[in-house]
Molecule: small-subunit ribosomal RNA
Organism: uncultured bacterium
RNA sequence: AGAGUUUGAUCAUGGCUCAGGAUGAACGCUGGCGGCGUGCCUAACACAUGCAAGUCGAGCGAACCCUUCGGGGUGAGCGGCGGACGGGUGAGUAACGCGUGGGUAACCUGCCCUAUACACACGGAUAACGUACCGAAAGGUACGCUAAUACGAGAUAAUAUAUUUUUAUCGCAUGGUAGAAAUAUCAAAGCUCCGGCGGUAUAGGAUGGACCCGCGUCGGAUUAGCUAGUUGGUGGGGUAACGGCCUACCAAGGCGACGAUCCGUAGCUGAUCUUAGAGGAUGAUCAGCCACACUGGGACUGAGACACGGCCCAGACUCCUACGGGAGGCAGCAGUGGGGAAUCUUGGACAAUGGGCGCAAGCCUGAUCCAGCCAUGCCGCGUGAGUGAAGAAGGUCUUCGGAUUGUAAAGCUCUUUUGCCAGGGACGAUAAUGACGGUACCUGGAGAAUAAGCCCCGGCAAACUUCGUGCCAGCAGCCGCGGUAAUACGAAGGGGGCUAGCGUUGUUCGGAAUUACUGGGCGUAAAGCGCACGUAGGCGGGUCGUUAAGUCAGGGGUGAAAUCCCGGAGCUCAACUCCGGAACUGCCUUUGAUACUGGCGAUCUAGAGGUCGGAAGAGGUUAGUGGAAUUUCCAGUGUAGAGGUGAAAUUCGUAGAUAUUGGGAAGAACACCAGUGGCGAAAGCGGCUAACUGGUCCGAUACUGACGCUGAGGUGCGAAAGCGUGGGGAGCAAACAGGAUUAGAUACCCUGAUAGUCCACGCCGUAAACUAUGGAAGCUAGCCGUCAGUCAGCUUGCUGAGUGGUGGCGCAGCUAACGCAUUAAGCUUCCCGCCUGGGGAGUACGGUCGCAAGAUUAAAACUCAAAGGAAUUGACGGGGGCCCGCACAGGCGGUGGAGCAUGUGGUUUAAUUCGAAGCAACGCGCAGAACCUUACCUACCCUUGACAUGUCCUGGACCGGUCUCAGAGAUGAGACCUUCUCUUCGGAGCUGGGAACACAGGUGCUGCAUGGCUGUCGUCAGCUCGUGUCGUGAGAUGUUGGGUUAAGUCCCGCAACGAGCGCAACCCUCGCUUCUAGUUGCCAUCAUUCAGUUGGGCACUCUAGAGGGACUGCCGGUGAUAAGCCGGAGGAAGGUGGGGAUGACGUCAAGUCCUCAUGGCCCUUACGGGUAGGGCUACACACGUGCUACAAUGGCGGUGACAAUGGGCAGCGACACAGCGAUGUGAUGCUAAUCCCAAAAAGCCGUCUCAGUUCAGAUUGCAGCCUGCAACUCGGCUGCAUGAAGUUGGAAUCGCUAGUAAUCGCUAAUCAGCAGGUAGCGGUGAAUACGUUCCCGGGCCUUGUACACACCGCCCGUCACACCAUGGGAGUUGGUCAUACCUGAAGACGGUGUUCUAACCCGCAAGGGAGGAAGCCGGCCACGGUGUGGUCAGCGACUGGGGUGAAGUCGUAACAAGGUAACC
Repeated sequence: AGAGUUUGAUCAUGGCUCAGGAUGAACGCUGGCGGCGUGCCUAACACAUGCAAGUCGAGCGAACCCUUCGGGGUGAGCGGCGGACGGGUGAGUAACGCGUGGGUAACCUGCCCUAUACACACGGAUAACGUACCGAAAGGUACGCUAAUACGAGAUAAUAUAUUUUUAUCGCAUGGUAGAAAUAUCAAAGCUCCGGCGGUAUAGGAUGGACCCGCGUCGGAUUAGCUAGUUGGUGGGGUAACGGCCUACCAAGGCGACGAUCCGUAGCUGAUCUUAGAGGAUGAUCAGCCACACUGGGACUGAGACACGGCCCAGACUCCUACGGGAGGCAGCAGUGGGGAAUCUUGGACAAUGGGCGCAAGCCUGAUCCAGCCAUGCCGCGUGAGUGAAGAAGGUCUUCGGAUUGUAAAGCUCUUUUGCCAGGGACGAUAAUGACGGUACCUGGAGAAUAAGCCCCGGCAAACUUCGUGCCAGCAGCCGCGGUAAUACGAAGGGGGCUAGCGUUGUUCGGAAUUACUGGGCGUAAAGCGCACGUAGGCGGGUCGUUAAGUCAGGGGUGAAAUCCCGGAGCUCAACUCCGGAACUGCCUUUGAUACUGGCGAUCUAGAGGUCGGAAGAGGUUAGUGGAAUUUCCAGUGUAGAGGUGAAAUUCGUAGAUAUUGGGAAGAACACCAGUGGCGAAAGCGGCUAACUGGUCCGAUACUGACGCUGAGGUGCGAAAGCGUGGGGAGCAAACAGGAUUAGAUACCCUGAUAGUCCACGCCGUAAACUAUGGAAGCUAGCCGUCAGUCAGCUUGCUGAGUGGUGGCGCAGCUAACGCAUUAAGCUUCCCGCCUGGGGAGUACGGUCGCAAGAUUAAAACUCAAAGGAAUUGACGGGGGCCCGCACAGGCGGUGGAGCAUGUGGUUUAAUUCGAAGCAACGCGCAGAACCUUACCUACCCUUGACAUGUCCUGGACCGGUCUCAGAGAUGAGACCUUCUCUUCGGAGCUGGGAACACAGGUGCUGCAUGGCUGUCGUCAGCUCGUGUCGUGAGAUGUUGGGUUAAGUCCCGCAACGAGCGCAACCCUCGCUUCUAGUUGCCAUCAUUCAGUUGGGCACUCUAGAGGGACUGCCGGUGAUAAGCCGGAGGAAGGUGGGGAUGACGUCAAGUCCUCAUGGCCCUUACGGGUAGGGCUACACACGUGCUACAAUGGCGGUGACAAUGGGCAGCGACACAGCGAUGUGAUGCUAAUCCCAAAAAGCCGUCUCAGUUCAGAUUGCAGCCUGCAACUCGGCUGCAUGAAGUUGGAAUCGCUAGUAAUCGCUAAUCAGCAGGUAGCGGUGAAUACGUUCCCGGGCCUUGUACACACCGCCCGUCACACCAUGGGAGUUGGUCAUACCUGAAGACGGUGUUCUAACCCGCAAGGGAGGAAGCCGGCCACGGUGUGGUCAGCGACUGGGGUGAAGUCGUAACAAGGUAACC
């Protein structure tokens, strides 16, 4: 510090995800030691048991024990101090609770410290105890006795308190401080070991507390109003103290958009985690504060509590009970149950530190110090070290060679940390006292001995192979893996990472500049309110003065300790701990500075406004008015149609339409002018006239003097549609009706037609209300238009200057790009609004508004990993332009109809082997299935095999030949003949048989694992590269443009310049010619023959070698002076002369595993091999390709003219004979320019005369021939006989542009035989092309795109099914809050006090008084009850939409002009 993921690729936007750190954690696997920490986050759920707060005999009196009689000790009780600390928890609390800084002139403070003064003298009780009694218990009652540092009265006392009077001084408002005088009131306690310890008052200190204030302290406005002791005052009460804290009366205030009230959540902080920081999250342990102690209420005591281990009451729960009544409160330490994913011992000690009491000794202390448990965290150590190559064995992989595990192991030599055994043995306490602890530590000993796992290995992200599995099982943080070759699943080997741990899960910060203060945006990605006016608020021109709030600087106080950081120190190191420093970015206070901002005062004119004079305009409102047109009514003329459409029909019309002429009526809208012209804030505004009225611009100005900008709420305006009331209604026209179209057509088209459109008044308040661009101000190159003013110059219709609008282009700059560009989307300032992934959803609920429709404000659950922008390259379009092709058109001939042949589908079958499937499968693989072929079926056989290599045994030839038997044959059994080579004699070679095993074999699967080969677009003109340039980039340029060409062919231009693969040419062949050569070819001349037969010749033909020839070379025209095109000459041939071979980058997972090769998988007495027979030849049917025909351009008969390519020895076969013929018999020649196949056929002549024929030949019968072991299934040919369909072929469709189509025959391959197929050859030999509108295919440019598997694309909605969350819902259940009324425990307060009463007073006494107590009364008040209302949550028949879900239904709405442009 970044990375993955939207796309074919790119840039940007934007979300999701990952790598890091942390944790009071949990879970899975694993686990040696030590040190230091931590350890119920859930049920503030309930608790058994033990302990956690006592102490003092130097306060007191009994009782008891001991005694050396001096005394000592143990205790219940009275009394004192302490139980308000320490310890726990975080329920409540959004608060002066906490933090921070102040205040108290409004306060208290036991024990402690300092100082001063004092402590005189009396009294009456009471517990314990005793007696009696009640009760189950807890406990209680009556009477009697007794003490005190217990209680009470009195005395004394001021620097105390209160009141009154008064002096000085100070402050910050109330007031404070110091002092004087008078009056009134209030104290005390003793004990003793004689050392001390206590008591009272006052003043001060210290400590601790109380109250008040400024600032800070979570979310929600779908919580906007809240408040009755409420806000203030006066009197009174109360408190330590101020105060509505309480009360009576009076006033009507107080709080709130700077967020009151309400709801939800939460203890706060120092700090902790993270981060570069700013921030964000957290508030365990440690420390400070607060709150609470079963729940609620209450007070008592006290210095201090409304009190965790105190009291009273109410409630719930638990326990005891003799049923009458009692007892209890672990959120103390352990521990138990429960809850939960989850959190420890019912330990030791007061030795240390601290606390309570005590004069002290001491006692108490689950505070604390220690130990125990847990890898829960951090830190440290170990599980050995060195050497060791035969690179062992084993494992794994393998190309079988090896590689790797791997110096790893073993072996050898060492060491002893930890652990084990033994001995010594602390610090913590410098006298005594040690739980920890015989611990830490030290020494010695034995012995490699006691000690390694977890996760990962497709990318992100370090690390790869084999096997298994086969969209299964599974993985997955995101992208995504898995459908038979998975580095992604599972296992193994190997590797990577960390290590006593390692992974996973949860949470949190980071990355995330993804809430942006630091540090983001809003034209098109999410995002500018439809527009204006304006309140609060924010911001604001020049100068001078003043102030010092902001701001800046210095000083002071505080910012607890711990933590973090720096420097040291102590445990062997570290973690940990200690010491010092810095820091704690904050708050308060004080002194100063005054530039800027703010406040105050004064002044100015550049902003803003005003005044005067001009100007333009569909600016607005109201009233009036005009013509054209449509429709309609009346009348005339006139006759059969009109209207409408792609074509029609509905419709109108003989009752007279349409058309046309004249006249009338009504409503609505204003042609031309008219313009990227004008006006207005926007919506919007268009005939003409008038009235009223708003704004703007220009010029001038001697006025005001910052009066300004923006604008949350608020208010007004606001298209169309819609709503209400009343009018109006010509045209147009939702709905609706009819006619068409269509598979359907609730549409598009047509004919009608109602709301509505118009007017008045009132609502609605929304639009793609768009410049998708908020308003204001300043600054920043220009050029060209246009609208409205002004000025200047003159040449008087032009030029120039400047202002305000409105447009086009363009620089800098900006932008993701497109683009914007003085009318900014540039550079700055101010203010407002808005955005934060897509869907759900602008929806639900709630609120507000509305008559309604609906508008506005506005979520969540759930779901996806994208959604979206701009640009790029393609592809596509029922987009455009240009161009080409037998593509259409123009022609010729076919196919589709018939019969047959052949291939395919289907069907059948034991099998009908397999493949090929639009063009580009279908006379295709097959250049030839009777057996063979043959892969299929049935039956019978073989198992190292029909074939290859290797090992062993055996034989000798091998080979070849003959015969017999069984069998369908393979095969089996048997007989006979012939019979090896070399040699170093070991054997070797060759070969037969046998055995076992490695292996053979497979036309078995996968052409979607492959090679090779092939088809196709397409012989179409394209496809690319290097360098340069442009672009952030994908990419572009070049290759586009203007011409031209068959051509990316060439020329010109051009940020391109060159190059490659293609095109063309080079190659073959045909056409002309020259030379060379002259047999088997040829024959002009000369001889010769039946015959180029022979002599002769090589001129010619021909053959086959080498050359020439054609290049737009020449001329004219045209074009741009180019490329080229048109015409012409010459020439055998003319513009590529004809034909062939030649097939760019690529596309179709095209075809082929059955040509061959080959990975993987599968079979191995069979999916291999052999044999016989059958099948591939089947046959209701459908299709393709052909042949033959339907006839006279013909059939038949006769005649006998003219080719070329080819083939031939297991061959071609002349010729002769036989046969009607197929053919047979004999046989010359030929290994071929020599011989043969071989006859060419269309042609020509005659005949037939339009018919199912003298056409056509299928089918069938009989008789033959040939090939072949063999023609039954199942060959070809011949003869005779038979003589079917068929009379030119529907929709549709194919080929062909010249030696072509058409037509005619010939040859060859395959082949024993079989050709209507295929590959070739020649003969005869046309017609037509105006042209490119249309169909098909293709090329280039351009345009749109939501396509990229690329239109056979993408994609929308209803319905049906499953699941999920959610809204409504009659109601129902529960929580919470408020309110009214009832009830009213304990308690304090107030009143009363009939009843009772030791201390003091009066009294001789009786008694009375003062004071007190019980009881009673009153208001307050917890729990509880009744009613009402608000709010939240759960459930709910039924119901609404939403989301998700490989292959459901119906259509085809959108994306191309998406086939009716789309959208709001």